c-di-GMP-I riboswitch aptamer, 89 nucleotides, folded computationally. The sequence was found by an Rfam model in a public genome assembly. Model confidence (mean pLDDT): 84 of 100.
[in-house]
């Protein structure tokens, strides 16, 4: 020193609710707040999962609507991919 780990210490993230704002949603952003997190730090035209459905397409309808599909939207706190602090066993 690298690989695995995950003890200790300065310290780091921030679930749900519950407020205000964006958005048709899903969901994001602040604020409040700790359910966890050893990568809960970066990547979402990278590879799978998941959500959602304005628009558009198809259908019942008939100018009031309603079902259905559809990712370009979203989600890294599902898994992934990349870097990386500390150093006991």
């Nucleotide at each position: 020193a690298u690989a695995u780990c995950g003890a200790a210490u300065c310290g780091g993230c921030a679930a749900a609710c519950c407020c205000g704002g964006g958005g048709a949603a899903a969901u994001c952003c602040g604020g409040c707040g700790a359910c966890g997190c050893a990568a809960a730090g970066c990547u979402a035209c990278a590879g799978g999962g998941g959500c959602u459905a304005c628009c558009c397409u198809c259908g019942c309808a008939a100018c009031a609507g309603u079902g259905a599909g559809c990712a370009u939207g979203c989600u890294u706190g599902c898994c992934a991919g990349c870097u990386a602090c500390c150093g006991a066993a």